[in-house]
Molecule: transfer RNA
Organism: Cyanobacteria bacterium UBA11371
RNA sequence: AGCGGGAUAGAGCAGCCGGGUAGCUUGUCAGGCUUAUAACCUGAAGGCCAGUGGUUCAAAUCCACUUCCUGCUU
Numbered sequence: 001a002g003c004g005g006g007a008u009a010g011a012g013c014a015g016c017c018g019g020g021u022a023g024c025u026u027g028u029c030a031g032g033c034u035u036a037u038a039a040c041c042u043g044a045a046g047g048c049c050a051g052u053g054g055u056u057c058a059a060a061u062c063c064a065c066u067u068c069c070u071g072c073u074u
């Protein structure tokens, strides 16, 4: 330099193709259960979806550019 993959809650990941309420597991907090802890059950908080702009009634999702991580080729 060229061609790919990835960035979403504290952590690990879906959702994107085909636009329409942002989810799962784990963790945290509260309650229940227990003599107590763990386990188990219930509930809650926590995301402005890497950034900027564009298209649209509506963008995590489509388009352009940029940043970061990573793989291959030279």
Base pairs, nucleotide, nucleotide: 001073002072003071004070005069006068007067010026011025012024013023020057028044029043030042031041032040050066051065052064053063054062